[in-house]
The RNA shown here (transfer RNA) has 74 nucleotides and comes from Holdemania filiformis.
NCBI's taxonomy places the organism under Bacteria, Bacillati, Erysipelotrichia, Erysipelotrichales, Holdemania.
Rfam family: tRNA.
The RNAcentral record of the sequence draws on Rfam.
Its mean pLDDT, the model's own confidence on a scale to 100, is 81.

């Protein structure tokens, strides 16, 4: 250099063919429970969907660039 995967919450993912207000589980705070604590439960908090620009009535999902990790080849 050329071609493939991949970036979505503090972290580890999911998000289906483009269409519900973008989600879990983990960690944080607050309750409950309990003689305490741990577990267990319930409740909240947290997001430029890697940036930009296009198509579209509508994009995390497509298209085009740029950036960052991996990975085959040369």
């Nucleotide at each position: 250099g050329u071609c493939c995967c991949g970036g979505u919450a503090g972290c580890u993912c999911a998000g289906c063919u483009g269409g519900a207000u973008a989600g879990a589980g983990c960690a944080u705070g607050c309750g409950c429970c309990u003689u305490c604590u741990a577990a267990g439960c319930g409740c909240a908090c947290g997001g430029u969907c890697a940036g930009g620009g296009g198509u579209u009535c509508g994009a995390g999902u497509c298209c085009c660039u740029u950036c960052c990790g991996g990975g085959a080849c040369g």